[in-house]
RNA sequence: CUUCGAAAAAGGCAAACCCGUCGCAAGGCGGGGACGCAAAGCUAACGGGUCCGCCCGUAUCGGGCGGAUGGCUGGGCUGCCGAA
Numbered sequence: 001c002u003u004c005g006a007a008a009a010a011g012g013c014a015a016a017c018c019c020g021u022c023g024c025a026a027g028g029c030g031g032g033g034a035c036g037c038a039a040a041g042c043u044a045a046c047g048g049g050u051c052c053g054c055c056c057g058u059a060u061c062g063g064g065c066g067g068a069u070g071g072c073u074g075g076g077c078u079g080c081c082g083a084a
Base pairs, nucleotide, nucleotide: 002084003083004082005081012037013036017032018031019030020029021028022027035071041077042076043075046074047073048072049069050068051067052066053065054064055063056062057061
């Protein structure tokens, strides 16, 4: 440097649900809580998907604009321990 995560150690994160709070909503944040995670760290102004709001139309759908999700996912950036 590259590939990998079987065994080990030090640790890390935290789904559902509950409480508080912010938001029209999707959902965010804080606390409790652990289903899981080797990137469950970052990137949504890199792409695809899904979801929410508003507007338009020929209205179970399509289009436009704005938003949410990185724990839906490809890519990008960064990184702990160990093995080859």